[in-house]
RNA sequence: CGGGGCGUAGCACAGCCUGGUAGUGCGCUCGGUUCGGGACCGAGAGGCCGUAGGUUCGAAUCCUAUCGCCCCGA
Repeated sequence: CGGGGCGUAGCACAGCCUGGUAGUGCGCUCGGUUCGGGACCGAGAGGCCGUAGGUUCGAAUCCUAUCGCCCCGA
């Protein structure tokens, strides 16, 4: 310098191809259960999707640029 992959909740990931209110597990908070705790059960909070633009009625999703990490090539 060129090419590719990944970036979504505190952590690990799904959703992207095929645009239409953003989900799962663990963790956290409250309640039930228990003498108390663990386990189990119920409820809840927490992210607007790395950043910036574009297309569209509508973008995590499509397009462009860019940042970070990783891989390959030179």